[in-house]
The prediction has a mean pLDDT of 88. The part of an RNA shown here (small-subunit ribosomal RNA, central domain) has 349 nucleotides and comes from a metagenome. The RNAcentral record of the full RNA draws on SILVA.
Context: one part of a larger RNA
RNA sequence: CUGGGCGUAAAGCGUUUGUAGGCGGUGCUGAGAGUCCUAGGUGAAAUCCCCGAGCUCAACUCGGGAACUGCCUAGGAGACCUCAGUACUAGAGUACUGAAGGGGUUACUGGAAUUCCAUGUGUAGUGGUGAAAUGCGUAGAUAUAUGGAGGAACACCUGUGGCGAAGGCGGGUAACUGGUCAGAGACUGACGCUGAGAAACGAAAGCGUGGGGAGCAAGCAGGAUUAGAUACCCUGGUAGUCCACGCCGUAAACGAUGCAUACAAGUCGUAGCUGGGAUUGACUCCGGCUGUGACGAAGCUAACGCAAGUAGUAUGCCGCCUGGGGAGUACGGUCGCAAGACUAAACUC
Repeated sequence: CUGGGCGUAAAGCGUUUGUAGGCGGUGCUGAGAGUCCUAGGUGAAAUCCCCGAGCUCAACUCGGGAACUGCCUAGGAGACCUCAGUACUAGAGUACUGAAGGGGUUACUGGAAUUCCAUGUGUAGUGGUGAAAUGCGUAGAUAUAUGGAGGAACACCUGUGGCGAAGGCGGGUAACUGGUCAGAGACUGACGCUGAGAAACGAAAGCGUGGGGAGCAAGCAGGAUUAGAUACCCUGGUAGUCCACGCCGUAAACGAUGCAUACAAGUCGUAGCUGGGAUUGACUCCGGCUGUGACGAAGCUAACGCAAGUAGUAUGCCGCCUGGGGAGUACGGUCGCAAGACUAAACUC
């Protein structure tokens, strides 16, 4: 180098952008490095293989042949491929006409509820549990009414519904802003796919500085339970949860399924756009594309299952796996304020 794999057995990087590299649409022309053909030279001997011979056989030895799949030179071929030129429009993109959306950022704003404060009414309980107790309450609680403060989250709508690359995104309004889809077919003319390194984004928890703090609540305290109870249950309650800025860079970051393209039965929903028939019109009916679901044929699969959003049939590129334990650890290195993250053994059975 070669093999087999990666939904669940070991194995898809959390996600995207993109450098190098790899791979790359259609017609024509030219060149010919790759590629193919022909010829010549070389490819020491031994070895290997085939045929024969000699030691009584064999090993061994000897003779002959083939081979040495390679390299060089010359001549030629021009399909593939490469390079150069030229042209094209089916890939890709730009412009145009429309559309849906919790996509993102910032500012402002609304109502319900919890808690707290003030005041009124009112009186002995309340709260909590399997049952209790701790707790709160005659210094007037719970309940109820009015007013106020403050923080956080947005009921109904809400939907195997929508949007986003992923993480994720849900009260309302405005400003700024990214992507997608459909329809038309004007323009560019292969501008494409993937992507080692790299860069950016990246839930929760955690960290730094400064704010904020209603509810909830690690740690903590108390009450129960129990043989014990460093728990499950209860009463409290601090970090934190929230905001700004800066770090961290991990998750069952999951569809446990990398990205792109083409092709390969159908049936039934649903979301967006659109064509047609019909209609006064909404509806309803028949199609197309995009997304999201439920079944299912072929095919695939160890089975489970997957089945046009593929785990089918193929191609291109990247990542990863290779018995168990040790161990996602030690050491070293890089990064980090730290916590730690990334990279990653030895040894042993």